[in-house]
The prediction has a mean pLDDT of 83.
The RNA shown here (c-di-GMP-I riboswitch aptamer) has 88 nucleotides and comes from a Chloroflexota bacterium.
Of the family's consensus pairs, 95% are formed in the model.
The source organism's lineage runs through Bacteria, Bacillati and Chloroflexota.
It was read from a public genome assembly, where an Rfam model found it.
């Protein structure tokens, strides 16, 4: 340097659900909690999924339904970047 993650050791991260708090919502933040992760560090550029307050248009005028556009998810997948141990 590259590729791996079986033993091993150190630290780390935290679904669900609970409590407070933001948001129109998806989610998010902060506590407790551990399904689980070897990048479950970052980073919405590609694909998904997921919201609809605002705006534009349809409607039976109760609302709903498409569009726009914004946003949410990195813990969906895929890229890029950085990294801890360890083995080959």
């Nucleotide at each position: 340097a590259u590729u791996c993650g079986a033993a091993a050791a150190a630290a780390g991260c935290a679904a669900a659900c609970c409590c407070g708090g933001u948001g129109a919502g998806a989610a998010c933040c902060g506590g407790g909690g551990a399904c689980g992760c070897a990048a479950a560090g970052c980073c919405a550029c590609g694909g998904g999924u997921c919201u609809u307050a605002a705006u534009c248009g349809g409607u039976a005028c109760g609302u709903u339904c498409g569009a726009u556009a914004a946003g949410a998810u990195c813990g969906c997948c895929a890229g890029g970047u950085u990294g801890c141990c360890g083995a080959a």